[in-house]
RNA sequence: GGGAGCGUAUUUCAGCGGCAGAAAAGCGAUCUCAUAAAUCGUAAGUCGCACGUUCGAAUCGUGCCGCUCCCA
Numbered sequence: 001g002g003g004a005g006c007g008u009a010u011u012u013c014a015g016c017g018g019c020a021g022a023a024a025a026g027c028g029a030u031c032u033c034a035u036a037a038a039u040c041g042u043a044a045g046u047c048g049c050a051c052g053u054u055c056g057a058a059u060c061g062u063g064c065c066g067c068u069c070c071c072a
Stems, first nucleotide, its partner, number of pairs: 001071007010024004018055001026042005048064005
C1' cells in the first nucleotide's frame, strides 16, 4: 500500500428493515445461626461516530474511527 471480518448492557453474545434481548455478573428479597447454593424480583443501552436511503434503520449504502486477520 491492497483486501476481508468485527464493533449491541459491566462481560460473553443474540437480534439482519417494524417493541433493543438472553446468560453471567451487580443490587434487593425469601430461605439459613451465618455464608454458599437455590427461588423470586430489579436496575443498567446516543446499538463505535457522521451523513444518506426509507413511512420506518442496530439491520441497507457511503465516509471516518478502533480492533483482528490475510496479501504485498